The RNA shown here (small-subunit ribosomal RNA) has 1479 nucleotides and comes from an uncultured rumen bacterium. Rfam family: Bacterial small subunit ribosomal RNA. Rfam links the family to the GO terms ribosome and structural constituent of ribosome. The prediction has a mean pLDDT of 83.
RNA sequence: AGAGUUUGAUCCUGGCUCAGGAUGAACGCUAGCUACAGGCUUAACACAUGCAAGUCGAGCGGAAUGCCUUCGGGCAUUUAGCGGCAGACGGGUGAGUAACACGUAUCCAACCUUUCCCUUACUCGGGUAUAGCCUCGGGAAACUGAGAGUAAUCCCCGAUGUGGUGUACGCUUCGCAUGUAAUGCACACCAAAGAUUAAUCGGUAAGGGGUGGGGAUGCGUUCCAUUAGGUAGUAGGCGGGGCAACGGCCCACCUAGCCGAUGAUGGAUAGGGGUUCUGAGAGGAAGGUCCCCCACAUUGGAACUGCGACACGGUCCAAACUCCUACGGGAGGCAGCAGUGAGGAAUAUUGGUCAAUGGGCGAGAGCCUGAACCAGCCAAGUAGCGUGCAGGAUGACGGCCCUAUGGGUUGUAAACUGCUUUUGUACGGGAAUAACGUUGUGCUCGUGAGCGUAAGUGCAUGUACCGUACGAAUAAGGAUCGGCUAACUCCGUGCCAGCAGCCGCGGUAAUACGGAGGAUCCGAGCGUUAUCCGGAUUUAUUGGGUUUAAAGGGAGCGUAGGCGGAGGAUCAAGUCAGCUGUGAAAUGUAGAUGCUCAACAUCUGCACUGCAGUUGAAACUGGUUCCCUUGAGUGCGUAAGAGGCAGGCGGAAUUCGUCGUGUAGCGGUGAAAUGCUUAGAUAUGACGAAGAACUCCGAUCGCGAAGGCAGCUUGCCGGGCCGCGACUGACGCUGAAGCUCGAAGGUGCGGGUAUCGAACAGGAUUAGAUACCCUGGUAGUCCGCACAGUAAACGAUGGAUACUCGCUGUCGGCGAUAUACGGUCGGUGGCCAAGCGAAAGCGUUAAGUAUCCCACCUGGGGAGUACGCCGGCAACGGUGAAACUCAAAGGAAUUGACGGGGGCCCGCACAAGCGGAGGAACAUGUGGUUUAAUUCGAUGAUACGCGAGGAACCUUACCCGGGCUCAAACGACAGCGGACCCAUCCUGAAAGGGAUGCUCCAGCAAUGGUCGCUGUCGAGGUGCUGCAUGGUUGUCGUCAGCUCGUGCCGUGAGGUGUCGGCUUAAGUGCCAUAACGAGCGCAACCCCCAUCUUCAGUUGCCACCGCGUGAUGGCGGGCACUCUGGAGAGACUGCCGGCGCAAGCUGUGAGGAAGGCGGGGAUGACGUCAAAUCAGCACGGCCCUUACGUCCGGGGCGACACACGUGUUACAAUGGCGGGGCACAGCAGGAAGCCAGGCGGCGACGCCGAGCCGAUCCCUAAAACCCGUCUCAGUUCGGAUCGGAGUCUGCAACCCGACUCCGUGAAGCUGGAUUCGCUAGUAAUCGCGCAUCAGCCAUGGCGCGGUGAAUACGUUCCCGGGCCUUGUACACACCGCCCGUCAAGCCAUGGAAGCUUGGAGUGCCUGAAGUCCGUGACCGCGAGGAGCGGCCAAGGGUAAGACAAGUGACUGGGGCUAAGUCGUAACAAGGUAGCCGUA
Repeated sequence: AGAGUUUGAUCCUGGCUCAGGAUGAACGCUAGCUACAGGCUUAACACAUGCAAGUCGAGCGGAAUGCCUUCGGGCAUUUAGCGGCAGACGGGUGAGUAACACGUAUCCAACCUUUCCCUUACUCGGGUAUAGCCUCGGGAAACUGAGAGUAAUCCCCGAUGUGGUGUACGCUUCGCAUGUAAUGCACACCAAAGAUUAAUCGGUAAGGGGUGGGGAUGCGUUCCAUUAGGUAGUAGGCGGGGCAACGGCCCACCUAGCCGAUGAUGGAUAGGGGUUCUGAGAGGAAGGUCCCCCACAUUGGAACUGCGACACGGUCCAAACUCCUACGGGAGGCAGCAGUGAGGAAUAUUGGUCAAUGGGCGAGAGCCUGAACCAGCCAAGUAGCGUGCAGGAUGACGGCCCUAUGGGUUGUAAACUGCUUUUGUACGGGAAUAACGUUGUGCUCGUGAGCGUAAGUGCAUGUACCGUACGAAUAAGGAUCGGCUAACUCCGUGCCAGCAGCCGCGGUAAUACGGAGGAUCCGAGCGUUAUCCGGAUUUAUUGGGUUUAAAGGGAGCGUAGGCGGAGGAUCAAGUCAGCUGUGAAAUGUAGAUGCUCAACAUCUGCACUGCAGUUGAAACUGGUUCCCUUGAGUGCGUAAGAGGCAGGCGGAAUUCGUCGUGUAGCGGUGAAAUGCUUAGAUAUGACGAAGAACUCCGAUCGCGAAGGCAGCUUGCCGGGCCGCGACUGACGCUGAAGCUCGAAGGUGCGGGUAUCGAACAGGAUUAGAUACCCUGGUAGUCCGCACAGUAAACGAUGGAUACUCGCUGUCGGCGAUAUACGGUCGGUGGCCAAGCGAAAGCGUUAAGUAUCCCACCUGGGGAGUACGCCGGCAACGGUGAAACUCAAAGGAAUUGACGGGGGCCCGCACAAGCGGAGGAACAUGUGGUUUAAUUCGAUGAUACGCGAGGAACCUUACCCGGGCUCAAACGACAGCGGACCCAUCCUGAAAGGGAUGCUCCAGCAAUGGUCGCUGUCGAGGUGCUGCAUGGUUGUCGUCAGCUCGUGCCGUGAGGUGUCGGCUUAAGUGCCAUAACGAGCGCAACCCCCAUCUUCAGUUGCCACCGCGUGAUGGCGGGCACUCUGGAGAGACUGCCGGCGCAAGCUGUGAGGAAGGCGGGGAUGACGUCAAAUCAGCACGGCCCUUACGUCCGGGGCGACACACGUGUUACAAUGGCGGGGCACAGCAGGAAGCCAGGCGGCGACGCCGAGCCGAUCCCUAAAACCCGUCUCAGUUCGGAUCGGAGUCUGCAACCCGACUCCGUGAAGCUGGAUUCGCUAGUAAUCGCGCAUCAGCCAUGGCGCGGUGAAUACGUUCCCGGGCCUUGUACACACCGCCCGUCAAGCCAUGGAAGCUUGGAGUGCCUGAAGUCCGUGACCGCGAGGAGCGGCCAAGGGUAAGACAAGUGACUGGGGCUAAGUCGUAACAAGGUAGCCGUA
């Protein structure tokens, strides 16, 4: 110090989350020791038991016990009572309290103070009670009554008065002041206590000091305005009372005030501070332990005593609760220490000691002290220590992993060797903390103290600590390992089980689940949960924003407030500086010291940023005052304007009415219909009526604060600009509240109503159409008055002032040398520099640079909703939440994709043509169905005559049945055997099983070779996963694209290049150009065809020569030609004309075999479709192993209601047939082959048989052409189907072959919607060959040649594609996204008849204790008191409300939830542009 998370990617905004620290914690797992600190955060809930406040005999009188006794009594101890002091401290708790309660500062001239210290003065005389004790009673008890007698440092009276107090007067001091202090004088009032002893302790009055307390004031101290008004002793005065003292503290009277947006009152919450945690700080959060203050003591009230209380372990009363009871009455208060129950996630012992520190009492010894000091329990925190150290590699065994003969890791880790001994165990020694006081004694000074000495005092504790012995001996876990975040593999699981702080993992290869191994981080702890701060500049004072992300009020006027021009003077409030006081201690921090160290503790310094006082300074802000004119305003003058209000006037149009002309339609739409019209419409002419709006001018115009304002004209009114520089002299800016204005729509009342037109009606459209379109049409639209008060009220941009380059329009003025040029002021536009901005953009009209004021924002949804309040006639407006829920929502820009957006272009894409498919029959493939099985795969284009270029067995993977298990094949090793092979037989469907016969080689041997059997190790699988893969392939698409380097632009994604113009088949090229180049594609290079040349001539050819034949290159010969097959040439827009800058285009051009890519092929960029294939092959993982392997026989893959694709043959005359005649190919193939020729057969074919391992032999056309016939018919078309007879292949044609012959002769007469191919040697048509193959279901596939067309105007439309551009809420990319109702489940919430509860307040009634007041015939000698009455008043009762909370049948919307229903609203022109307000 940051990181993760919105996107395909980017920048920004913005929330959520994480890493850190902390805790009085809790929970989980684990646990050796020590020190220090800590330990009911919940029920201020209830408490059994014990203890926590007593002490004094040197205040008093008694009593009891013990000892002594001279019997008089004495001594000692203990104890109830009277009396004194202390029980107001110490200890606990945080309920209440938002307050002078606390903190801080100041004040009290308005106060008190026991004990303590100092000083002064005094301590005289007398008296009456009463407890205890005794006697008699009451009561269960608690307790209590009566009588008798008695003491005091108890009480009372008198004296004295240093003095004090009060009153009156005089004088002086001080103070801001009311006043105060000192002093003088007069009057009145007020004291005392003794004890023991011989020296003290007390007592009284008073002064001073000290300590402690009381009171007043300034400042500070939580949240809510959906709490805005509160208040009658209330605010003040006068006079009293009361108090220690001031004061409405209380009372009588008078006045009507007082508090409050600088937040009163009310509500909620809360003890405050020192401090603690966090943070760089400013801040934020907290207030446990320790210290200070406050408050409280079961709840409420009250006083008494006292220096001090309205009193935790006192009193009285009331209430609730608990306990005792003889039922009559009584007792109690752990928020003291332990402890119990309860509550709770959760918090300890019914311990020891007064040794120390401290407190109370006492003269003192001493007593008391759950304060305190110690110990116990608890990892609950901090700190320290340990669980060993060194050596030790065949890197052991085991585990885990791997590419597995082997390696890696665990790991120097272990074993083993040596060493050490903290801790532990045992034994031994053994502290400090203690100083006092007291007593004895000594010394010094001498009312009594000081010093020395002796004795005595230790809970913790035989503890800390020290020593010795033993022996590695007694001691390691937790969490994590996808990213953030350090740390990775295997197995299991298979959207299951589960994980998760956020993002997210898990659907068969999970580094994310569970286990294991390993690793990482901490370590006697580690994790989790909760909470706080941080990160978060995410409430922004430091330190944020508001055009589009959340956010400028719709606009103006203006109150308070905030801020404010120039110069001078003065004051010193703010400000600054010095000094003083305070800021308790602890804490913090620096240094030092003490515990072995540290934590911890002690000492010293600093800090404590604050407050107050005081002395100065005078720049700035502020106050006062003088002055100025530039801000602001006024005046005078000119010009402009849809500025406002009121009135008058005008024409065109529309509709309606009347009359005329006129006749059949009009109107309306995409097309129609509703509607109007022969009762005369529409159209047209004339006249009339009404209401509303003002064409052109008109504009980027003008005016206005905004909303808004438009015919002409009149009147009234407002504002701004400019010019002049006469007047005032800062009069200014902004503006919470407040007031006013405020489009459309809406409301009320009254008018008006031509047009248009919500609602409504009808007609269409549609699946529907409560819409879009059409025909009508009411409110409304218009006017007056009144309300309402909102808009995407927008420049999505508050107002004011100043400053900061320019260019170019325009409006209104001015100056001037006047239509020009140039200048100035004010408006209104465009484009830009700097600068700003996330970018888009803004840019003197700022979103720049600054100042001032106001308003507003703080994730999305819920929601501008609910409740409350205010306003409104209503509609509704203003103000304005929460629960719950999500991890995003959002802005700008980028690249794509898409659009029922645009532009340009291409393609048999359409169009123009030719021929088909879809109808029939058959063939074939597929789906479906069926089946024991109908094996599997391929499924829009890009599956379907596809894998398959050959399913009768085999193939074959499927089914049934029969067999085998080292296995059908192969390899290695070991053992056994001597064979293996062959032949024969039995069984069987075969496979298989069984039997018999024959039977090795090399070598001396060991052994080797070979074969078989047995065993072991490797097998085998067309089983799964093409979504784990390689390879191969399809498609977009032979479309023209896809990229890179460097440079440049941009914060960046990215762009540029690759865009633009022209051109091309082409990102082909040219020009232009912040780009310049390059790569993969295009083209070319390759092959075939078309022309020529050259070389070579056999099996090819035959021109010349020759031979021969019925004929033929048949033969000799030859290689000229054809041809064959090698090498070359040729074509490049090269030439010419036209067009063009060029590239290039064009031409019946020339030449040429070929002309503008000559035709065809091969060749397929980056990529897309998780496209296809694990069944061609290969391969990871998983699965089977007497079977999911393998062999055999048979069956199936060939089924058949049906549906689809691809084909064949047809429906006929451009034809069929026949019969006949007759001609011309090319590519290929051939030995288990092609087969001439001959013979037989109608034929398939058979028999005989020459040639050919091939330019030699074989196979070698059909359509065409010529002649004839048929004559439009289910035919001489068509051939399916079926019957019969055959041929061939093959082990075998039943399921299930092809072919031949004879017979039979089905559907079908050109095919609906729709759809396919093809642009030239193409379509169409005709035959031929080949692969596979025994044969063949081939009409398929791949080739070959023969004959050989038609058409293309053109690019509007359909489909696909390319480029540019535009919009986007899409990015799985339009087969996208997405909205609302309904239905289902869950969740929180609003309303609601009511019901329940709580605290607070008010009225009335009643009213305990108690202070005070009054009275007081009773008691008392008296003082006084009992009693009675009154005021106040806790509590109780009652009444009406307000507030808050809970609950509530039913009800409202909201949120969430893989695959529900209905539609299609939005995003593209989203198919009616969308959105805002309103009805």